[in-house]
RNA sequence: UCAGCCUAAGGGCAAACUUGUUAAAAGGCAGGGACGCAAAGCCAUCGGAUCUAAAGCGCUUAUGAGUACUAUGACAGCCUGGCUGCCGCA
Numbered sequence: 001u002c003a004g005c006c007u008a009a010g011g012g013c014a015a016a017c018u019u020g021u022u023a024a025a026a027g028g029c030a031g032g033g034a035c036g037c038a039a040a041g042c043c044a045u046c047g048g049a050u051c052u053a054a055a056g057c058g059c060u061u062a063u064g065a066g067u068a069c070u071a072u073g074a075c076a077g078c079c080u081g082g083c084u085g086c087c088g089c090a
Stems, first nucleotide, its partner, number of pairs: 012037002017032006035077001041083003047079002050074002056069001058067003
């Protein structure tokens, strides 16, 4: 120095739920809150899964509306992949 494993200390992140805000929705952001996390840091133009359906395009209805499909919208705390990275007792 590299790889794997265990662990101490210092610090870090923050699921569910909840308040506010934003969005058509999913979801995002901020506060509270901790289930967990050694990449739970970043990347959605690696691929797949999953969520949503405003707009679009059909169908039904017969003009009030209902509804199938579709991502151009999301999700990195679903898997896989890419980039970066803190401490060091044994």
The RNA shown here (c-di-GMP-I riboswitch aptamer) has 90 nucleotides and comes from Desulfosporosinus sp. The coordinates come from a structure-prediction model, not an experiment, and the mean pLDDT is 78. The organism belongs to Desulfosporosinus, within Bacteria. Of the family's consensus pairs, 95% are formed in the model.